Background:
The prediction has a mean pLDDT of 84. c-di-GMP-I riboswitch aptamer from Thermincola ferriacetica, 85 nucleotides, folded computationally.
[in-house]
RNA sequence: AGAAGAAAAAGGCAAACUCAACCGAAAGGUGGGGACGCAAAGCUACGGGUCUAAGGAUGUAUCCAAUGAUCGCCGGGCUGCCGUU
Repeated sequence: AGAAGAAAAAGGCAAACUCAACCGAAAGGUGGGGACGCAAAGCUACGGGUCUAAGGAUGUAUCCAAUGAUCGCCGGGCUGCCGUU
């Protein structure tokens, strides 16, 4: 430096659910509890997917609409612990 993550150690993260408030139009996010899982479940919305729909249009109940959200949906990029080889 490359490869893969069988076993081990040190530590790390934290789904569902829940509590209380805050931010947000919503989706969602932040904090406490929790423990399904994760070797990148660290960072990054760059490509695809998905969610929401502020807003816009009009035939007024329909259509359009990311600049919003998600990296624990997949891929890409950057960085990194441990031992093995």